[in-house]
């Protein structure tokens, strides 16, 4: 330098154009329970890497960038 893959809450991840105005686990906050802690139950907050484009509609498709991983030279 070229090619391929990836980027979603604090962490790990599901999603493959509209089905639910992004779900789950752990963590976290509040309440219940408990003599207390833990465990358990209920409820909550928290995310689509950035900029454009296509579309009635984009986390999802296209282009460029950034970062990470891999391959070739």
């Nucleotide at each position: 330098g070229c090619c391929c893959c990836g980027a979603u809450a604090g962490u790990c991840u599901a999603g493959c154009g509209g089905c639910c105005a992004a779900g789950g686990a752990c963590a976290u906050u509040g309440c219940c329970c408990u003599u207390u802690c833990g465990a358990g139950g209920c409820a909550g907050a928290a995310a689509c890497c950035c900029g454009g484009g296509u579309u009635c509609a984009a986390a999802u498709c296209c282009c460029g960038g950034u970062c990470g991983g891999g391959g070739c030279a």
This is a predicted structure of a 73-nucleotide RNA (transfer RNA) from a Nanobdellota archaeon. Taxonomically the source falls in Nanobdellota (Archaea, Nanobdellati). Its Rfam family is "tRNA". Rfam classes the family as a transfer RNA. Its mean pLDDT, the model's own confidence on a scale to 100, is 81.